[in-house]
Molecule: transfer RNA
Organism: Candidatus Aquicultor secundus
RNA sequence: GCCACUGUAGCUCAGCAGGUAGAGCAGCUCACUCGUAAUGAGCAGGUCAGCGGUUCGAAUCCGCUCAGUGGCU
Numbered sequence: 001g002c003c004a005c006u007g008u009a010g011c012u013c014a015g016c017a018g019g020u021a022g023a024g025c026a027g028c029u030c031a032c033u034c035g036u037a038a039u040g041a042g043c044a045g046g047u048c049a050g051c052g053g054u055u056c057g058a059a060u061c062c063g064c065u066c067a068g069u070g071g072c073u
Base pairs, nucleotide, nucleotide: 001072002071003070004069005068006067007066010025011024012023013022019056027043028042029041030040031039049065050064051063052062053061
């Protein structure tokens, strides 16, 4: 230098034939307990890496940029 893949909640990831953004763990509250853990119920948490474009509508499609991983030279 070229190619491919990845970037979504604090962490690990799902969601991609465009239509209100989810799970597990972690966190908080309550119940249970003499107390803690475990268990159960509930709650909160995200400008979907950034910028632009297409569209009535974009995490999803297109372009560029940034970061990471792998391959080739």